[in-house]
Molecule: SAM riboswitch aptamer (S box leader)
Organism: Gracilibacillus kekensis
RNA sequence: AACUUAUCCAGAGAGAAGGAGGGAACUGGCCCUGAGAAUUCUCAGCAACAGGCGAAAGCACUGUGCUACAUCCAGCAAGAAAUUCUUGGCAGAUAAGAG
Numbered sequence: 001a002a003c004u005u006a007u008c009c010a011g012a013g014a015g016a017a018g019g020a021g022g023g024a025a026c027u028g029g030c031c032c033u034g035a036g037a038a039u040u041c042u043c044a045g046c047a048a049c050a051g052g053c054g055a056a057a058g059c060a061c062u063g064u065g066c067u068a069c070a071u072c073c074a075g076c077a078a079g080a081a082a083u084u085c086u087u088g089g090c091a092g093a094u095a096a097g098a099g
Stems, first nucleotide, its partner, number of pairs: 003097006013043005021032003026075004044067003048064004052059002071091001076088005
């Protein structure tokens, strides 16, 4: 790397460096961005999962994670409805397990 299970409409930002892109891949949209993108570092926060403590509500102690817009929306299928809505997939992300 591939595999299994669960969750993904909630939550949470500032500084410094950097200097043009970014929002997973492709396509179509839409949005963010020189009033500073990606990325790196520092501090802070959130509480998604596992561990720990607790009768429980919880705690933020540990390990990962996360901190614009629903996984930003849709693209495949089905059903309603009249080109919209719902449900389920494909794919992705996160955690745990196994290996």